[in-house]
TPP riboswitch aptamer (THI element) from a Bacillota bacterium, 115 nucleotides, folded computationally. Of the family's consensus pairs, 96% are formed in the model. The organism belongs to Bacillota, within Bacteria. The prediction has a mean pLDDT of 75.
RNA sequence: AUAGUAACCUAGGGGUGCCCGUUAGUACGGGCUGAGAAAUUGGCACGUUUAAGCCAAUUAACCCUUUGAACCUGAGAUGGGUAAUACCAGCGUAGGGAAGGACUGCGAUGGGGCU
Numbered sequence: 001a002u003a004g005u006a007a008c009c010u011a012g013g014g015g016u017g018c019c020c021g022u023u024a025g026u027a028c029g030g031g032c033u034g035a036g037a038a039a040u041u042g043g044c045a046c047g048u049u050u051a052a053g054c055c056a057a058u059u060a061a062c063c064c065u066u067u068g069a070a071c072c073u074g075a076g077a078u079g080g081g082u083a084a085u086a087c088c089a090g091c092g093u094a095g096g097g098a099a100g101g102a103c104u105g106c107g108a109u110g111g112g113g114c115u
Stems, first nucleotide, its partner, number of pairs: 001109001004106003008101003011065004017032006025046002038059007071096003078089003
């Protein structure tokens, strides 16, 4: 000095499912997987004893930011498994997908100097 690696600051991207019971209002309790399945507000709509939504915004936690499998499409798909699921696997060297900083630390290896 550098490959690499860890943390920090700022900015940005993303997802929030399945089942059981209670309830009539759109919620409560419990269970499963996971890093994460959260809260509030607004609108539209849905549900009403066989029973409970959709969209957007804000905030929180978590993950990811081109060395990009965080996440989306394919997919109401394929194989396996489960009480069930976006549960597991492939799909996937497929197509998309959001970045900068700093006299920060460690640092293989290389070069130079000293002993």